[in-house]
Context: one part of a larger RNA
RNA sequence: GGACGAACGUUGGCGGCGUGCCUAACACAUGCAAGUCGAGCGUGGCUAUUUCUUCGGAAUAUAGUCUAGCGGCGGACGGCAGAGUAAUGAACAGGAACGUACCUCGAAGUGGGGGAUAGCCCAUCGAAAGAUGGGGUAAUACCGCAUAUGGUAGCAAUACCAAAGCCGCAAGGCGCUUUGAGAGCGGCCUGUUUCCUAUCAGGUAGUUGGUGGGGUAAAAGCCUACCAAGCCUACGACGGGUAGCUGGUCUGAGAGGAUGAUCAGCCUGAUCGGGACUGAGACACGGCCCGAACUCCUACGGGAGGCAGCAGUUGGGAAUUUUGCACAAUGGACGAAAGUCUGAUGCAGCAACGCCGCGUGGAGGAUGAAGGUUUUCGGACUGUAAACUCCUUUUGCUAGGGAGCAAUUUUUGAGAGUACCUAGCGAAUAAGCACCGGCUAACUCCGUGCCAGCAGCCGCGGUAAUACGGAGGGUGCAAACGUUGUCC
Numbered sequence: 001g002g003a004c005g006a007a008c009g010u011u012g013g014c015g016g017c018g019u020g021c022c023u024a025a026c027a028c029a030u031g032c033a034a035g036u037c038g039a040g041c042g043u044g045g046c047u048a049u050u051u052c053u054u055c056g057g058a059a060u061a062u063a064g065u066c067u068a069g070c071g072g073c074g075g076a077c078g079g080c081a082g083a084g085u086a087a088u089g090a091a092c093a094g095g096a097a098c099g100u101a102c103c104u105c106g107a108a109g110u111g112g113g114g115g116a117u118a119g120c121c122c123a124u125c126g127a128a129a130g131a132u133g134g135g136g137u138a139a140u141a142c143c144g145c146a147u148a149u150g151g152u153a154g155c156a157a158u159a160c161c162a163a164a165g166c167c168g169c170a171a172g173g174c175g176c177u178u179u180g181a182g183a184g185c186g187g188c189c190u191g192u193u194u195c196c197u198a199u200c201a202g203g204u205a206g207u208u209g210g211u212g213g214g215g216u217a218a219a220a221g222c223c224u225a226c227c228a229a230g231c232c233u234a235c236g237a238c239g240g241g242u243a244g245c246u247g248g249u250c251u252g253a254g255a256g257g258a259u260g261a262u263c264a265g266c267c268u269g270a271u272c273g274g275g276a277c278u279g280a281g282a283c284a285c286g287g288c289c290c291g292a293a294c295u296c297c298u299a300c301g302g303g304a305g306g307c308a309g310c311a312g313u314u315g316g317g318a319a320u321u322u323u324g325c326a327c328a329a330u331g332g333a334c335g336a337a338a339g340u341c342u343g344a345u346g347c348a349g350c351a352a353c354g355c356c357g358c359g360u361g362g363a364g365g366a367u368g369a370a371g372g373u374u375u376u377c378g379g380a381c382u383g384u385a386a387a388c389u390c391c392u393u394u395u396g397c398u399a400g401g402g403a404g405c406a407a408u409u410u411u412u413g414a415g416a417g418u419a420c421c422u423a424g425c426g427a428a429u430a431a432g433c434a435c436c437g438g439c440u441a442a443c444u445c446c447g448u449g450c451c452a453g454c455a456g457c458c459g460c461g462g463u464a465a466u467a468c469g470g471a472g473g474g475u476g477c478a479a480a481c482g483u484u485g486u487c488c
Stems, first nucleotide, its partner, number of pairs: 001488004006484005013358006019351002021316001027313002030311003035073003040070002044066006050059003080269003089194007098186003103182008111145001113143002120135006150161004165174003195241003202232003207229008244266004248259004271292005294305004322348001324347003330344001331342004361391004371382004396425006405415001432477005437458003443472005453460002
């Protein structure tokens, strides 16, 4: 000198674009953050229409709408955090023994049957959470049979393996089953690189390899039985400490050094520890089970919970925001669609936290006014500065108009009556901070008297202090200026 997710002190007009718990991966009140499909299914409630009526109502069917249930798809994405991890990770370059819902292209099929079950009704237990028994019901839920283009196993013969319907007047559409290929995505393996420490020198028994068996979607000590005795290591094994990695970011002429906020890719985690289930995919943040700590409810028998999602609260801290608006756009889930959901996202709010831009007026104006400071008492400086005259209106206020963002012929805008444009008003609403001994741009007076104090280094202060404190003046930056911290 540059930089910062900064903080602190003094000060503070506006706008645009960004950024905002670096500490306790501490604990969390409340609300919201993942649903959707009636064109898969049966029932129930309500409304309208129709029929009957003893005028109380009842029944049937149709249409609309709504709650729960069965079923399907999605809750493995998106969002958050960096505790762990020094390699089961990451970056780069390769590899073979794999998987893949939805999507695209292709081939073939979609025949005929069956038994249940939730919801519902009845009964019972319980404070609740909830649970149990009986009855009865549907399906794109479940299970046989048939068929097998094809697939799987096998050298072969051969054996085995499917399916579901719904909407539509129809045409047809959406599906379903088996399978080939693709795309994208993912699992696995290898090489190179990847912080400090030798005051860590030896480490290792599933350890290293083989065979048989098991296991996985898949190679493999991944697991197991037996056999052999290997394997790693001063080119640093093993141990200890620290740490998410990268694209990047900061600095530097570069080499390098430091760093890993925001944005993007990968990994890891979801109170702590462990486990599997379902599923194409999880060993699953807002799923399940077990154990632990903590908090809450309880009729004391037993139950409930998990903000490292968005807001917000307590606490910690030098320190970090609103319990906002909207699905209008982009994207996602579901749906044939209309659409529903979406604290993703788009916006708004707060904060000079950062960068950038603008303004706080312009021209004229000497009696060089007054005041202040100083003085050698003549004057000098403040100083064209002010007053005063003329002008302008960025900003501000008031009023009028008023977008793009909408993809679409019509409809659809949270932001927002915002940006922007026009008119009017009036210099009006807007300057501070640090420094002035040398380094280092900028000097005098007063006070103080090794005191009070200053200080980055050298050093100032003990009676004439340009170094302390105040004043006048000056210098430098400027909506900021200084200080502190950290990096180069």
The part of an RNA shown here (small-subunit ribosomal RNA, 5' domain) has 488 nucleotides and comes from an uncultured Candidatus Berkelbacteria bacterium. It matches the Rfam family "Bacterial small subunit ribosomal RNA".